[in-house]
RNA sequence: GUCUGAUCAAGGCAAACUCGCCGCGAGGCGGGGGCGCAAAGCUUCCGGUACGGGACCCAUCCUACGAGAGAGGUCUGGCACAGCGGGGUUACCAGC
Numbered sequence: 001g002u003c004u005g006a007u008c009a010a011g012g013c014a015a016a017c018u019c020g021c022c023g024c025g026a027g028g029c030g031g032g033g034g035c036g037c038a039a040a041g042c043u044u045c046c047g048g049u050a051c052g053g054g055a056c057c058c059a060u061c062c063u064a065c066g067a068g069a070g071a072g073g074u075c076u077g078g079c080a081c082a083g084c085g086g087g088g089u090u091a092c093c094a095g096c
Stems, first nucleotide, its partner, number of pairs: 001096001003095003012037002017032006035083001041089003045086003048081002051078001053076005058070001060069002
């Protein structure tokens, strides 16, 4: 030097599910619980996925013909996911 992760040692994190709380929601926090993880430590910088809002288009429904409801599509910016991938950054042990 994060280059390698078969082996050694100390360990670490914590999926689904569940209980409580917060949030419109995705989701977050804490307890239990372990699917897994060599960065499953940190960081939304890039892409992606999802949530909720606005505008436009539009099958259909409805209509007092003014309007309204509405699957889907497009644009937009907000928010979430770091265990979706990439980037940045830090790092135990062993090997090289």